Molecule: small-subunit ribosomal RNA
Organism: uncultured bacterium
RNA sequence: GAGAUUAGGACAUAUGGCUUUAGUGGCGGACUGGUGAGUAACACGUAAGCAACCUGCCUAAUAGAGUGGAAUAACAGUGAGAAAUCAUUGCUAAUACCGCAUACCUUGUAACAAUUGCAUGAUUGAAACAAGAAAGGAGAAAUCCGCUAAUAGAUGGGCUUACGGCUGAUUAGCUAGUUGGUAAGGUAAAAGCUUACCAAGGCGACGAUCAGUAGCCGAACUGAGAGGUUGAACGGCCACAUUGGGACUGAGAUACGGCCCAGACUCCUACGGGAGGCAGCAGUCGGGAAUAUUGCGCAAUGGAGGGAACUCUGACGCAGUGACGCCGCGUAUAGGAAGAAGGUUUUCGGAUUGUAAACCAUUUUAGUUAGAGAAGAAAAAAGACGGUAUCUAAAGAAUAAGCUCCGGCUAACUACGUGCCAGCAGCCGCGGUAAUACGUAGGGAGCAAGCGUUAUCCGGAAUUAUUGGGUGUAAAGGGUGCGUAGACGGGAAUACAAGUUAGUUGUGAAACCCCUCGGCUUAACUGAGGAACUGCAACUAAAACUAUAUUUCUUGAGUGCAGGAGAGGUAAGUGGAAUUCCUAGUGUAGCGGUGAAAUGCGUAGAUAUUAGGAGGAACACCAGUGGCGAAGGCGACUUACUGGACUGUAACUGACGUUGAGGCACGAAAGUGUGGGGAGCAAACAGGAUUAGAUACCCUGGUAGUCCACACUGUAAACGAUGGAUACUAGGUGUAGGAGACGAUAUGUCAUCUGUGCCGAAAGCAAACGCAAUAAGUAUCCCACCUGGGGAGUACGGCCGCAAGGUUGAAACUCAAAGGAAUUGACGGGGGCCCGCACAAGCAGUGGAGUAUGUGGUUUAAUUCGAAGCAACGCGAAGAACCUUACCAGGGCUUGACAUGUAUCUGAAUAUUAAGGAAACUUAAUAGCUUUUCGGAGCGGAUACACAGGUGGUGCAUGGUUGUCGUCAGCUCGUGUCGUGAGAUGUUGGGUUAAGUCCCGCAACGAGCGCAACCCUUAUGAUUAGUUACUAACAUGUAGAGAUGAGGACUCUAAUCAGACUGCCGGUGAUAAAUCGGAGGAAGGUGGGGACGACGUCAAAUCAUCAUGCCCUAUAUGUCCUGGGCAACACACGUACUACAAUGGUCGUAACAGAGAGAAACGAAGCAGUGAUGCGGAGUAAAACUGAAAAAAGCGACCUCAGUUCGGAUUGAAGGCUGAAAUUCGCCUUCAUGAAGUCGGAAUUGCUAGUAAUGGCAGGUCAGCAUACUGCCGUGAAUACGUUCCCGGGCCUUGUACACACCGCCCGUCACACCAUGAGAGUUGGAGAUACCCGAAGCCUGUGAGCUAACUGUUAAAGGAGGCAGCAGUCGAAGGUAGAAUC
Repeated sequence: GAGAUUAGGACAUAUGGCUUUAGUGGCGGACUGGUGAGUAACACGUAAGCAACCUGCCUAAUAGAGUGGAAUAACAGUGAGAAAUCAUUGCUAAUACCGCAUACCUUGUAACAAUUGCAUGAUUGAAACAAGAAAGGAGAAAUCCGCUAAUAGAUGGGCUUACGGCUGAUUAGCUAGUUGGUAAGGUAAAAGCUUACCAAGGCGACGAUCAGUAGCCGAACUGAGAGGUUGAACGGCCACAUUGGGACUGAGAUACGGCCCAGACUCCUACGGGAGGCAGCAGUCGGGAAUAUUGCGCAAUGGAGGGAACUCUGACGCAGUGACGCCGCGUAUAGGAAGAAGGUUUUCGGAUUGUAAACCAUUUUAGUUAGAGAAGAAAAAAGACGGUAUCUAAAGAAUAAGCUCCGGCUAACUACGUGCCAGCAGCCGCGGUAAUACGUAGGGAGCAAGCGUUAUCCGGAAUUAUUGGGUGUAAAGGGUGCGUAGACGGGAAUACAAGUUAGUUGUGAAACCCCUCGGCUUAACUGAGGAACUGCAACUAAAACUAUAUUUCUUGAGUGCAGGAGAGGUAAGUGGAAUUCCUAGUGUAGCGGUGAAAUGCGUAGAUAUUAGGAGGAACACCAGUGGCGAAGGCGACUUACUGGACUGUAACUGACGUUGAGGCACGAAAGUGUGGGGAGCAAACAGGAUUAGAUACCCUGGUAGUCCACACUGUAAACGAUGGAUACUAGGUGUAGGAGACGAUAUGUCAUCUGUGCCGAAAGCAAACGCAAUAAGUAUCCCACCUGGGGAGUACGGCCGCAAGGUUGAAACUCAAAGGAAUUGACGGGGGCCCGCACAAGCAGUGGAGUAUGUGGUUUAAUUCGAAGCAACGCGAAGAACCUUACCAGGGCUUGACAUGUAUCUGAAUAUUAAGGAAACUUAAUAGCUUUUCGGAGCGGAUACACAGGUGGUGCAUGGUUGUCGUCAGCUCGUGUCGUGAGAUGUUGGGUUAAGUCCCGCAACGAGCGCAACCCUUAUGAUUAGUUACUAACAUGUAGAGAUGAGGACUCUAAUCAGACUGCCGGUGAUAAAUCGGAGGAAGGUGGGGACGACGUCAAAUCAUCAUGCCCUAUAUGUCCUGGGCAACACACGUACUACAAUGGUCGUAACAGAGAGAAACGAAGCAGUGAUGCGGAGUAAAACUGAAAAAAGCGACCUCAGUUCGGAUUGAAGGCUGAAAUUCGCCUUCAUGAAGUCGGAAUUGCUAGUAAUGGCAGGUCAGCAUACUGCCGUGAAUACGUUCCCGGGCCUUGUACACACCGCCCGUCACACCAUGAGAGUUGGAGAUACCCGAAGCCUGUGAGCUAACUGUUAAAGGAGGCAGCAGUCGAAGGUAGAAUC
């Protein structure tokens, strides 16, 4: 919009229903949920009690609901205020409110009876009197839901009691409504719960009070358990709700999301006044290392209301965030060797990552896509989770592994970087140039969606020890006794049943833990059943042991009687010796004191000596690990008083005992107070010494004190570093006191009790040392004490004291040790024994001078480097003008001065000349190859590459070599034995030696490296040999001469032998080893000398002899060259030479060696020169020739004590030699010059016999250069009593806090900074008891003249009853004032 159909539509009113909202009324908001501030308490847990109580809703059973009345909200109006809200007028209802009636019943008063209880009492029966109820609604009705009174139950609460669970005694006294009674009030209910009065009680060492901390429990974690720690989640109880106080309502609250008040804070405001309370669920902010979503749903379970439908429920069920925990799963599976590439490493071969990857095949849990799709919900509808769990299909190895560690504990290793740095670290510890320890990488180990760190708790930890420790020396026995409480306690009998044991009952919530079975795919998780909850209580039983009660016994203990011993104690008296002082005599110059002195005393007469006197203190001998006492302690004698122990006896008591927290008493010395006394001694003090100093040691004096009386102190290494009591457990030997037996009568023997000692690997104990009947053994009981070192026996507080001080007694902070016993070394101004030129005895020196040389220092361009006490310094260097040479300056080279190899190109190599230059070198010119199967090779150059090179570093990365202790006599091993062990023994002991040499002994027996010997040389002899050496005899011969023949005798040479071994004799000794003396012998006790150097020490020396790891350098830190330097020169030191002179110097002159050297060498004769030397060139590769003369010595002369005829430095001049070269920078000669020095301070060196000292000679190095070095011979001593001392060493022993080993370790003060703690004139804050002031809300009490509907009253009233506002008072929070003590 079209069509069809039929009868409604609007408004008003009434009634009914439904929905929404306000109000009246009812029930619930006291449950659920959150938190742990407070609380040490009946808060909690366990077990009981209430005859002293309440309980809405629920269940069962009984009785009942009759009759009246007055209001009020909502609503309407008026008004105030910004608001919150409020006032007032009027109307109205009820299951809201009120009166009366009724009373099975309840309550009150209450005589009596019965039953019963632990008491007050309770139950039942019962007369009488008084008081006390109610509400209706829905429905047509049946009926249902309500109402009232009262009973019983159930549930939930209230109150009381016993026991249990934190710390501090440096908190010991607390308490005034406090404890009890009577009366009253009050409560649901007992009760000082409250008030009045009376009494003076109550709690406390079994921990009161005070202070600190804390919610308690089931349980959780840990542990074998006993225990220890914790109280998240889940469950039970309590407390709290912004802080403090208060009541109302109600069955129930002193009320989380109610009210009132006060305080703080926040918000609104019109400034007058109001509002609020997340420790509910989310969420925000803040704080913090750190903890979630302003989600979905009432579907389930549960709760409240309702008759029900239903409503409410951030309880709850779900989802979200977080690996926070537990559990399950995945990130692939099988094959795959060219053992790929890459990485790491390498001994360059390889190894490893690694079947790992690639590659090939297979699978799909989770994830993705698509489809289906729950249970959870008991008859129907209704599911937040959720399109979730789950099922099916598809694709594709696809999308998915980290963290810690790798030195040991503790599974897992290499490389690089770093270089006591950076860093690591749980403990030990790692890192300083080869880091498995730091960092990185590769590899590996472990765990795994986690891994590692941090914090906390338990364990290991027997390290608080009940199970389950200790106290001689490690921490730890009280100084000692008496004794209270307590703990423990002899024999026998009876009783009881507290402990004990057994059984039963109740309880011990559930969850958790454990076992079994079940449900989610499994597991975590969860359901069911069981066991368990080890506890508490009640009842029953047993009677051994313990306790208790009674009786009894004698052995424990005590008493009596008889004896002897004693430094037991107290008081009084007495005695002699000695010191000192006083008086007198004799007598004269010292005394005294010390390591040595001095102070001191003395001529005013000391010391010494004689006599007399005074005074005080201590008691010689006896005297003894002997006696007595509880310990401290006690020592002449006598007397008085007195304690204890011991022996014998067995008359008496009959367990009377042991120990002993507190307590009481005693308690060395020093010290204190008062009063005496005071001889000697002697803190302090003074003086003298010693000493660097000496507030000490030594000396001379000397006051307190020491002594007495009374009073304090109360400690000691008060020690046996060992508490007391009882019992038991091999021996041996002394001593003191008793009594006994035997008896040869003795000074005897035996056994015994009590004390006091020793020995003992007897057992046992013990870390060891050690103890061992007087235990540190085996047991029981009681007390005291310990828990790493320091801080510290300190501080603070308390108590005691006159004081000094004592007693009790911490913490902060700090360290990783402190400590005990024993072992091996080392050390000792410990001991014993022994050795050495170690000292001593001697000789000669050094240190002083000059010079040489080395070193330090300084200087320098460089003065190259090394060596550093002995054990560096005349050392490396057995020889720096250049070279050496490493250093410096300058100039050159860069595959190099030197080695090997490769590739390419090229050329002989090489020599000569010229130029430049300081030279190295550069440039140029000339001359100039060999071999070959011709590819090439040899030799050289150029380029490139590997590499060469380094006297650069590290001797603290090393090898090798060397020094030193030390030529000291030591250092070890095997087996055995001893010890827990480190270790010991052997190896120590008695002798002896140069010796760990040898002998003897011995739990040791053997062995090795060292010692010694074997080797060389020297001293004697023999044999052999006899030249170049030798020369006795023979011969020759000369001026002289082994010169010649000759000889092999001698010297000698050089080879082999002999000889010496304590072999012989005597003494000593263990008859041994050995030693002393002697003989013989050339030599006598390793004959002299040398070589030879154990295990080890010194991080000893050397990277510069050499070798070498690592690092560094690579156109220089390499290499070549010239010049310089190593040689400087204020000074210091070491080592030498020459001297200072007469034992000498100078000059002259008839001597005598050994060992070595010589060919680019030694070099003769002769000649020249003053000489160095030159010329010369004989001889010699050497018993041949040469250097070569030995010198000192001897003889002679001069010098005559001086800075000299000593001494020779230094300097000048002139020469010589070597060498390219002599200036820096050589040696020598001659002449001249002629320094210091006249024997050396402190100190210090060498040497024991052919040595020291002294004299010369030779060699190596070397062109030249020697005062050095290495050798050689000549002349040639003194002294050694001896081991006390110095130094070094060996063995044994001892002490040790040392072990880097005494050059160790270690203590205290002071200065500065900081940390922790105490004190400090004081100052300031908080907590909080108490006292006082003010006094809100509110309950209670009183008042209530104001107001007042219900009932009464009356005609109406007035009035009455009752109530309310208001006011007052007691109490009362916050606040204010004061402020002790304490923290």